[in-house]
């Protein structure tokens, strides 16, 4: 001098367990605070987390059980069938949903030094 390695993490697929479906979460905009960024140092207008404010915005369905409402039929008591409301459970969905595991891909903004090979 030339070439190269390696992190945190990110994206995506998949599995499991949850949350919401009475709308939280996710995504978007503004603002504030903080954190991390390969072995060492520095570090952004980039990244992430949290707080506050703002705009936008949704997919439910089936079955079972319980309690009530009400109508009809038979009727001694009462029984049967239907209507409808609420609650609970299960299943299938839905949500730019949360966390964890696995696979794949990408991967220091940038600067200096170091490391490996020639």
């Nucleotide at each position: 001098g030339c070439a190269g390695a390696g992190u945190a993490g990110a994206a995506u697929u998949u599995u499991g367990u949850g949350c919401g479906u009475u709308a939280a979460g996710u995504g978007c905009c503004g603002u504030g605070u903080g954190a991390a960024c390969a072995g060492g140092g520095a570090g952004u207008u980039g990244u992430c987390a949290c707080g506050c404010g703002g705009a936008c915005g949704a997919a439910a369905a089936a079955c079972a059980g319980a309690a009530g409402u009400u109508u009809c039929u038979g009727u001694u008591a009462c029984a049967g069938a239907g209507u409808u409301u609420u609650c609970u459970g299960u299943u299938u969905g839905c949500g730019g949903u949360a966390c964890a595991g696995a696979g794949u891909u990408c991967g220091c903004a940038u600067c200096c030094c170091g490391c490996u090979g020639c």